GlmS glucosamine-6-phosphate activated ribozyme aptamer from Negativicutes bacterium UBA1444, 152 nucleotides, folded computationally. Its Rfam family is "glmS glucosamine-6-phosphate activated ribozyme aptamer". The family's RNA type in Rfam is riboswitch. Lineage of the source: Bacteria > Bacillati > Bacillota > Negativicutes.
Order: sequence, then structure tokens, then C1' cells
RNA sequence: UGGAGCUAUAUAGCGCUGGCGCUUGCCUGUGGGCAAGCGGACGAGGGGAAGGUUCAUCGAGAAUUCAGCGGAUGCCUUCCGGCUGUCUGCAGCCGCAAGCAAUCGACAAAACCGUCGGGUGACCGGCGGGACAAAACGAUUGUGGCAGAACC
Repeated sequence: UGGAGCUAUAUAGCGCUGGCGCUUGCCUGUGGGCAAGCGGACGAGGGGAAGGUUCAUCGAGAAUUCAGCGGAUGCCUUCCGGCUGUCUGCAGCCGCAAGCAAUCGACAAAACCGUCGGGUGACCGGCGGGACAAAACGAUUGUGGCAGAACC
């Protein structure tokens, strides 16, 4: 460095929660209290490096996906890199699939139905069936600097 096997992890809609809702048990002066629990983001998409910053993209047949805290691939600055024919500087836009616009195109999971399993319960999990997005993305078309230099 390459290969094989095993284990763990699927990695940011992520994690947590003395708010809130719910369950079970006990107590009760029937108002409630205590204890132990349950719920609290459905997928798509997102990472050049460093520093800074905080309610950081998209949609869903979901609607506690409420509220709060933490984190974070967002954003800002600088550097590096790409594009605007080549080089250099500046400017703008981007991040290795590396500009913008229009049109067209494609892609999900939860939900739902069935079934199995765990739990006294709230509820949790597996498998099967079948459907539906938007953005990123793809295709086509159009379109995208200034100065100097080099080349023709």
C1' cells in the first nucleotide's frame, strides 16, 4: 500500500430537556401531590482551509415538526482553488459536478394499508405493499467583465 473477514457506526431535522402534553403506581383535604416512565423533526440536500457569527437550505397526505438548550455542512472575512478565451492585477460569481437566467426533466420518507415483535400502559421497533415534493441536480437554449501584456 492492496485484499479478505469480524465488530461498531450510519454522521447533523442531529442530540438533550425540571416548559408542555400523555401513561402507570402510590397518596389525597378531590384542587392536586409524589415516584417511575412515554412523547417532543418526515425525508431531500448540504463540508477546500483557518478565524468569526447565530432563530443556517428545501419541500411533505406530518402539525408537540410547540417551546427551550446544545450542536451543525449556513453566512461573513482572509487564504487556496475554479469560471468570465491565455497570463498578471482588480472585479463579479462560485467550491473541485467550482457563473447566471429561462424552459423542460428526474428523485423521498413519514403519512396510509397489512403484518410481526416489545411494553401493565403512554408508546416503541421490524418487515411487506403502494403513492406523492421542492431545492440542490441533469438536459437544452440564451447569456457573463475592466486594465495591461502575450499570441493570432
The sequence was found by an Rfam model in a public genome assembly.